Description:
Bacterial RNase P class A from an Acidobacteriota bacterium, 388 nucleotides, folded computationally.
Formats: sequence, C1' cells, structure tokens
RNA sequence: AGAGCAGAUUGGAUGAUCGCUGGCGUUGCAAAAUGCCAGAGGAAAGUCCGAACACCAGAGGACGGCAGGCUGGCUAACGGCCAGGCGGGGCGACUCGACGGAAGAGUGCAACAGAGAAUAGACAGCCCGAACGGCCGCGAGGCGCGUGGGCGAUGGUGAAACGGUGAGGUAAAGGCUUCACCAGCAACGGUGGCGACAUCGUUGGCUAGGCAAACCCCCUGCGGUGCAAGACCAAAUAGGGUGAUGAUUUGAGUUGGUCCGAUUCAGUGCCGGUGCAAGCCGGACGCGUCACCGGGUAGGUCGCACGAGCGCUUCAGUAAUGACGCGCCUAGAAGAAUGAUCAUCCCUCGCAAGAGGACGAAAUUCGGCUUAUAGAUCAGCUCUGUGA
Repeated sequence: AGAGCAGAUUGGAUGAUCGCUGGCGUUGCAAAAUGCCAGAGGAAAGUCCGAACACCAGAGGACGGCAGGCUGGCUAACGGCCAGGCGGGGCGACUCGACGGAAGAGUGCAACAGAGAAUAGACAGCCCGAACGGCCGCGAGGCGCGUGGGCGAUGGUGAAACGGUGAGGUAAAGGCUUCACCAGCAACGGUGGCGACAUCGUUGGCUAGGCAAACCCCCUGCGGUGCAAGACCAAAUAGGGUGAUGAUUUGAGUUGGUCCGAUUCAGUGCCGGUGCAAGCCGGACGCGUCACCGGGUAGGUCGCACGAGCGCUUCAGUAAUGACGCGCCUAGAAGAAUGAUCAUCCCUCGCAAGAGGACGAAAUUCGGCUUAUAGAUCAGCUCUGUGA
C1' cells in the first nucleotide's frame, strides 16, 4: 500500500418564526388562554420464536397433535446468546451445521449408466482335459473348442461397487493365512476432562454403503385464543322464532381434538287418563342449558405506558451475564399528533448556477432471530507486496 475477517458508534447540525399531541402548573364556572417539559427506529420492517398481561376457568390424567434434539453455562423464557466438543469450508483471520438412532425395532427410497446398489453381481475378462461331448495325434498325449464348473483379484459403468499395501498361497482367485503394517468397528481397561469427547493399550479377521430436512423409534418440552385480548358506561331492538333436553341406575353443558375423571344446572308444582296404592302415559305453562334462524347497536371511557426499563463505575466470571452503588424518566395518536418555512453550516456531484443527502415511520409491551442499509468514524486480527 492492497485484499479480506469479525465488532462498535453515527447516520445530518445550529438559530428564528408559526403550528400540532401528551404531561405538570397558573387563571377561569366552563370553553379556553398561558408557562415549563417531552414527542417516531436500529431496524419502528418480517409476523418467525419466546414471554408478560387478559379471557376461556369450578382440579386433573391418558392418548393424539406440535416443537426441539452434541455438552456445560446464561436468561423470566426461547428454536435465542456464551463457551466448548465433533464434522464441513477457507492459505489464514474466521465461518457453517436440521449435531440422538441406519447390523442390534421395523418399513421404505435412490433417475440414468452398469453384470450387479446392501444377505449384490458373471458384461469384458481369468482359470479348469477332474465330468460329458468334439478336434488333432499310430500312440503317449495335446487343444479352453462346446456343454458345464470355479473366480469378484483385473478392466469397464457410476456420485458411490462390500477395507487398503506388501509377502505367501491358489487351477485361477479371495482375510484364504496360527504373516507384517495400516484404516474402521466391537469388547475390555488406563490417563485427562463437570461433560460432550480426546488419547493410549490389549484382544478379535469382525469389515455391519447413503438417505430419518423419508415414515418411524428414543429422549425432553408444550392448554387455547389473542389489546380487533378484555373491563365498564350509555343507547337501541323483536324480554323475536324454531328444535333438543329435563331427575340421582337420568339428561344436557363445561379450555383447540378424543376418552376417563371432576364439576354445574335441571317444577319434586298444574290439567287429563289409568291404577287399591306406589307409580305410569299424555298435555299446557314456566324455568335452566345447548344448537340454529332472524333483528338491533358499532357511541364513549378504561386497558395506555415506571418497565424482566435505561446509562455509568466497581466486583465476580474466559464469556454470555449477574450483584452492589450512583444517576435518569425518554411518544401514547384515535383515521391517527411528533411538523412547515427561512437562514447558515456539513457531506456527494458540478467550472458555476444548481441538484442530491442510505434503509425507512411508533399503535399492548418486552427478550431474540431474520431481512434492508449511501456515507462517515473508531479499535482489533489475517494474507500478499514493498521499504527500513
């Protein structure tokens, strides 16, 4: 000097004039006037996770369903963050991981090529005159020629072909070998570590491909709906209609599904018939619960911002983070306020005039993740080149 990696801050400033919303105060019966204070982000976006809070609501359990999946910590919690382990990528700083189980529960999938794709496989090729046939030879015998048999070491196909190298052995081959070395796997141990794991040793010839972001198995966890939650006030309509159900050995209902359980409610009245009676059958009305059809209202107030809040020092910790102490109060609209104009300055382009100034706009609130982001500043690390 260049190219990168990962992180932090900022992302227009100052003044004047006028205007809007909220809070506090003063004056005022009120309307309102006036003074002070505050007023859109790091992502407010996505609506992807987790929660607070509200209602269902007067326990729970099982199944189903959904989510997560290495270890240890942090946190209110999380599928997040931190630190590690293992595996992948990169020369490196760093970074990614949907990271339990694939012979030991089972089922399934893999185009094309290839002989064959997981208890595999004879295309090319290698071997066999030991079996039958054939050919040559006077004969002994020879020929792998046909049928047949053996071979998975060689070649080829493929992303991947059922451990690798050397030696021995074989008709030719092969972990075939009570050969040597190596890789993997299993069992048994040693050492280090909280642990995931790492490493070492012994034995074993055992060689057990890929996919579970395939169904599944295992482990852990989880009610649902959501501020358009919900609470209150006022007003209006049709206190409308239909159906079901109604007594304890019954029926109906009860958090998003099913079941069990638990729990709530339900005339012990009237009329008629029957019966000795207890009771039974039917009817009307009322009440409770549920379902459906139809009608009215859509106004106002609260919820509504002091929070798992923010900043700083110190201490503990590798860190995430936690604790003590000190300081601060920083929107709450309601069809939607947080602005407009002027001047100067800053940055970019331009000779100047002038133009432009990233992504983008709160709506219950917080902790995360993901996505977008012109420019400026700060400190750190890696690689390459050059100079001293």
Of the family's consensus pairs, 89% are formed in the model. Lineage of the source: Bacteria > Pseudomonadati > Acidobacteriota.